[in-house]
Notes: c-di-AMP riboswitch aptamer (ydaO/yuaA leader), 164 nucleotides, folded computationally. Its Rfam family is "c-di-AMP riboswitch aptamer (ydaO/yuaA leader)". Rfam links the family to the GO terms regulation of gene expression and cyclic-di-AMP binding. The sequence was found by an Rfam model in a public genome assembly.

RNA sequence: GUACAGCCAUCGCCGAGUCCCCGUACGGCGCAAGCCAGGGGAGCCGGGGACCCACAUGUGAAGUCCCUGGGGUGAAUCGGGCGGCCUUGUCACGAGGCGGCCCGUAGGAGACCUUCCUGCUCCGAACCCGUCAGCUAACCCGGUAGGCGAGAAGGAGGGGAAGG
Numbered sequence: 001g002u003a004c005a006g007c008c009a010u011c012g013c014c015g016a017g018u019c020c021c022c023g024u025a026c027g028g029c030g031c032a033a034g035c036c037a038g039g040g041g042a043g044c045c046g047g048g049g050a051c052c053c054a055c056a057u058g059u060g061a062a063g064u065c066c067c068u069g070g071g072g073u074g075a076a077u078c079g080g081g082c083g084g085c086c087u088u089g090u091c092a093c094g095a096g097g098c099g100g101c102c103c104g105u106a107g108g109a110g111a112c113c114u115u116c117c118u119g120c121u122c123c124g125a126a127c128c129c130g131u132c133a134g135c136u137a138a139c140c141c142g143g144u145a146g147g148c149g150a151g152a153a154g155g156a157g158g159g160g161a162a163g164g
Stems, first nucleotide, its partner, number of pairs: 011149004018042005027036003043144006053134001069132001070129004078104005084098005107123004112159007
């Protein structure tokens, strides 16, 4: 000097996922300071929920049966192709389920904020409710995690900040 790994501090990125107080006289850890669990508040995010409107239906209500789902958080949706495994059926052709890889794609992100254009890189997951959900004042309920350290910007406009 380079590469890899770990720790600390600082700065920053994705995201609603931040801040303050109690906890600290009492739960856990710790010699202690303090940290964590837990509680409260503010901010932020999301869901449920009338009239009106929208959608649907076409006499209305109730019941039974059959078929079939539907919705939400999130950028993460919709297609195409190729293998694998399991169950099962046929003389033969099949049927169902689980899971993998690849290609594209709606959409999303990329260092003050924001609008538009061009371009590059990356992501394009996961989970929840349980037969129920349009919008929605009042009102009600829930969340406030996790991950990351890559640099690709250029042009036009508006704003902000700093310096002179």